[in-house]
Context: one part of a larger RNA
């Protein structure tokens, strides 16, 4: 490489939008590049292969096909590809009407609880744990009432829910604004699908300036427990967490399952839309359970891992290593991209 494959053994990119690329819907008509058929020319000989023959046989040799799977000319097919030229409305987009959601940003408001302060009331004990003891507390603590301030998070509603490309998204209200969905005798008329590079978004942690700081809470400090106890627990606690700009770009970024498009049995349950008086049917999600099929098996099953088609990514024995070395990214911490020896 061919081939075989990617839920869980190696292997779907984290996520998307798009460039080049590869593929791409019906009808018509031209043209003949691909494509098929026919003649013709070249494809050296030797070799190899084969049929026939010469050295007594073989090794050698001789002649004769066959092969050379090609290329270049002509001359003719036109089913499909392609190209051109018209058409078409089913794929796609647009528009009219309509619904729905914790999608996004931005501004403001609210209650509960927490600390923290002032008054007040009280008086010896409070915390805390399997037990304790560090710790707070006669300078008045915990408790309890009022009242003030501070960040953060949004109880119930609530779900097997919904919304987003993915990350993720939940108090109310505003104001911007992105999608979906359903419906129409409405336009436009292949405008599509996929996407190498490439641009964007990308949880936590951490980074950097400036703010901010209750709660918790790495680091560290003390008390315990234990042979030890650099831990589990128990008191404190700096970073961080939070908020603006700007980096960083990794996750068991999972459904461990790339996307798009056809087809294939049912059943039962829910979101949100259309018809219906109802029973129902219909369309688009979300779950379950099961049929043929597939599957090492668990299991999957119109939300396919089942049948097919198209176009990206990736895998190829274990460790060595996601390492070395170079490159390219970054403020840095790293990140990307990514081997060999040698072992087995």
């Nucleotide at each position: 490489c061919u081939g075989g494959g990617u839920u869980u053994a190696a292997a779907g990119g984290g996520u998307g939008c798009g460039u080049a690329g590869g593929c791409g819907g019906g009808c018509u008509a031209a043209u003949a590049a691909g494509u098929c058929a026919g003649a013709g020319g070249u494809g050296a000989a030797a070799g190899g292969c084969u049929g026939c023959g010469g050295c007594u046989u073989a090794a050698c040799c001789g002649u004769g096909g066959a092969a050379u799977u090609g290329c270049c000319u002509u001359u003719g097919a036109u089913a499909c590809u392609g190209u051109u030229a018209g058409u078409c409305u089913u794929g796609a987009a647009u528009c009219g009407g309509g619904u729905u959601g914790a999608g996004g940003u931005a501004u403001g408001c609210g209650g509960a609880a927490u600390g923290u302060g002032g008054c007040a009331u009280g008086u010896a004990g409070c915390g805390g744990u399997g037990a304790a003891a560090u710790g707070c507390a006669u300078a008045g603590a915990u408790a309890u009432g009022c009242c003030a301030u501070a960040g953060a998070a949004c109880a119930c509603c609530a779900a097997u829910u919904g919304c987003g490309a993915a990350g993720g998204c939940a108090g109310c209200a505003u104001a911007c604004u992105g999608g979906a969905c359903c419906u129409g005798u409405a336009u436009u008329g292949a405008c599509g699908c996929u996407g190498a590079g490439g641009c964007a978004c990308g949880a936590a942690a951490g980074c950097g300036u400036g703010g901010g700081g209750a709660g918790c809470g790495a680091a560290c400090a003390g008390g315990a427990u234990u042979a030890g106890a650099u831990a589990c627990c128990c008191u404190g606690g700096u970073a961080g967490u939070c908020c603006a700009c700007g980096c960083c770009c990794u996750a068991a970024a999972c459904g461990a399952u790339g996307c798009u498009c056809a087809c294939u049995c049912g059943a039962u349950a829910u979101g949100c839309g259309g018809c219906g008086c109802a029973a129902g049917c219909u369309g688009c999600g979300u779950g379950u359970c099961c049929a043929a099929g597939c599957g090492a098996a668990a299991g999957c099953a119109u939300u396919a891992a089942g049948u097919g088609a198209g176009c990206c990514a990736c895998c190829u024995g274990g460790g060595g290593a996601g390492u070395a070395c170079g490159u390219c990214g970054g403020c840095a911490a790293c990140g990307a991209u990514g081997a060999a020896a040698c072992u087995u």

A computed fold for a 344-nucleotide part of an RNA from an uncultured organism, annotated as small-subunit ribosomal RNA, central domain. The RNAcentral record of the full RNA draws on ENA and SILVA. Its Rfam family is "Bacterial small subunit ribosomal RNA". Rfam links the family to the GO terms structural constituent of ribosome and ribosome.